[in-house]
Context: one part of a larger RNA
RNA sequence: GGCUAACGGUGGAUACCUAGGCACACAGAGGCGAAGAAGGACGCGGUUACCGGCGAUACGCCACGGGGAGUUGGAAGCAAGCAUUGAUCCGUGGAUGUCCGAAUGGGGCAACCCUUUGAACGGUCUGCUGAAUUCAUAGGCAGAUACGAGCGAACUCAGCGAAUUGAAACAUCUUAGUAGCUGAAGGAAGAGAAAGCAAACGCGAUUCCCCUAGUAGCGGCGAGCGAAGCGGGAACAGCCUAAACCAGUGGUUUUUACCAUUGGGGUUGUGGGACAGCGAUAUGAAAUCUGGCGGUUAGACGAAGCAGCUGAAUACUGCACCAGAGAAGGUGAAAGUCCUGUAGUUGAAAACUCAACGAUACUAGCUGUAUCCCGAGUAGCCCGGAGCACGUGAAAUUCCGGGUGAAUCAGCGAGGACCACCUCGUAAGGCUAAAUACUCCUGUGUGACCGAUAGUGAACCAGUACCGCGAGGGAACGGUGAAAAGAACCCCAGGAGGGGAGUGAAAUAGAACAUGAAACCGUUAGCCU
Numbered sequence: 001g002g003c004u005a006a007c008g009g010u011g012g013a014u015a016c017c018u019a020g021g022c023a024c025a026c027a028g029a030g031g032c033g034a035a036g037a038a039g040g041a042c043g044c045g046g047u048u049a050c051c052g053g054c055g056a057u058a059c060g061c062c063a064c065g066g067g068g069a070g071u072u073g074g075a076a077g078c079a080a081g082c083a084u085u086g087a088u089c090c091g092u093g094g095a096u097g098u099c100c101g102a103a104u105g106g107g108g109c110a111a112c113c114c115u116u117u118g119a120a121c122g123g124u125c126u127g128c129u130g131a132a133u134u135c136a137u138a139g140g141c142a143g144a145u146a147c148g149a150g151c152g153a154a155c156u157c158a159g160c161g162a163a164u165u166g167a168a169a170c171a172u173c174u175u176a177g178u179a180g181c182u183g184a185a186g187g188a189a190g191a192g193a194a195a196g197c198a199a200a201c202g203c204g205a206u207u208c209c210c211c212u213a214g215u216a217g218c219g220g221c222g223a224g225c226g227a228a229g230c231g232g233g234a235a236c237a238g239c240c241u242a243a244a245c246c247a248g249u250g251g252u253u254u255u256u257a258c259c260a261u262u263g264g265g266g267u268u269g270u271g272g273g274a275c276a277g278c279g280a281u282a283u284g285a286a287a288u289c290u291g292g293c294g295g296u297u298a299g300a301c302g303a304a305g306c307a308g309c310u311g312a313a314u315a316c317u318g319c320a321c322c323a324g325a326g327a328a329g330g331u332g333a334a335a336g337u338c339c340u341g342u343a344g345u346u347g348a349a350a351a352c353u354c355a356a357c358g359a360u361a362c363u364a365g366c367u368g369u370a371u372c373c374c375g376a377g378u379a380g381c382c383c384g385g386a387g388c389a390c391g392u393g394a395a396a397u398u399c400c401g402g403g404u405g406a407a408u409c410a411g412c413g414a415g416g417a418c419c420a421c422c423u424c425g426u427a428a429g430g431c432u433a434a435a436u437a438c439u440c441c442u443g444u445g446u447g448a449c450c451g452a453u454a455g456u457g458a459a460c461c462a463g464u465a466c467c468g469c470g471a472g473g474g475a476a477c478g479g480u481g482a483a484a485a486g487a488a489c490c491c492c493a494g495g496a497g498g499g500g501a502g503u504g505a506a507a508u509a510g511a512a513c514a515u516g517a518a519a520c521c522g523u524u525a526g527c528c529u
Stems, first nucleotide, its partner, number of pairs: 001528009016479002020450002022447007029439002031151002039100003042055003046078002050074002052059001061094006070082003105114003115118001121148002123145007155186001156184005166173001170220001196203002207234004217225002238431003241375001245264008269409001271374004275368004284362001287360003294353004299346003305319004320337002322326001328340003380404007390416001411426005466473002486513001489500004
């Protein structure tokens, strides 16, 4: 020096565990904010660096409920207290709530300064003024008024809108109306009561799912893109206006008439209504008010086991019991009967939510005639675009810009150029629950989800330490023991570390602490050289 064996050191794999995550289901909530939010700064404790809590009334104040023995947060110690005259704690409602922040009296390098102590800006209302331009209007000034402003995860609608990529290159095309930016709103949004779909039969608002169907089609007919009707389901709900006509008021006006405005009337496609006659109080109800069953926000009661063995029993042995409860968690090993619970029963002074019922506003019909009305710079057409699965195509339907420009029911539109016939519908005004989408958040439950290089980046004081001027990037770190019983005392001069002693079932469980693999480093022994 090598090999082998044993025993160690180092190291932290493995198996076990879970305090944290992940996914989903159901229910709730779906917003907060000038009555000052979200998010912060700075403070508040007997002792207080941090976290959590709170706000100069500052580890807390008040009232009402619950609860019943300890308590002054994590977090020990010391000190000083509180509490059956009911504390701490839990719930509901109040009070306080520094400074910054939309930040709003002015300023500012946020948490500060100044100050006359406040409506900053916009909106709305009132008053006074007041151009070009006569009346007027725009504008200006003053006063009043908390209506707006800001934040928030996804979902929704709208405006603007890429490129990488694919086409095995690339330009039409695709990626994709995606990502991104912006605006607006709601708990959903959007859509919605046929100028529909169909096809010679019929259906009867919208939305969503299954299917139709990778079909019909579109397409440098390349890559690719890609419907709709029917049918089956979920859920169902329908309404209000404009006009004709009548009445009132005001204005223009010489009468006529016209204009504006208020109320009535009226709302449809087997055309409807006005108009002229006749007649009646049924039905509905999404709005407002009332109402308050029930629910939510603290809780309460709640069966049944002992002995031996053990460090400890829940295991085993022996003999029992409960079960509307053998879900689960904890307890010194594995517990239906030890604890918390579970099944079941029950509970609210206060706050929130809310079904039924009720009230109010509102809400129907029949006949006749063919005088009037039935949404105009609209429909249509032309040019240029966009969007429709549809790339201009034979290109309908829908929308936008420019031009042109109808008809009023004997009307008008559609049925994929266009025409005829036929059929369907009734545009150019508006509202509308449910079925649908989503989850920053609350509660409950579940998992052929993870188990510390996994699972969130984050099980641990993590968006921290650290890096970057900045936008931004972004970690690692879990386990003594049943209980600290956390090793008094002695020794190695002191520290570190260790040896005794002691605790403990165990200390090779000793805090660098459960298990403790390998690499790597040793000690001892045997053999070989």
Predicted 3D model of a 529-nucleotide part of an RNA (large-subunit ribosomal RNA, domain I) from Cyanobacteria bacterium CRU_2_1. Taxonomically the source falls in Cyanobacteriota (Bacteria, Bacillati). Its mean pLDDT, the model's own confidence on a scale to 100, is 84. RNAcentral holds the full RNA, with entries from ENA.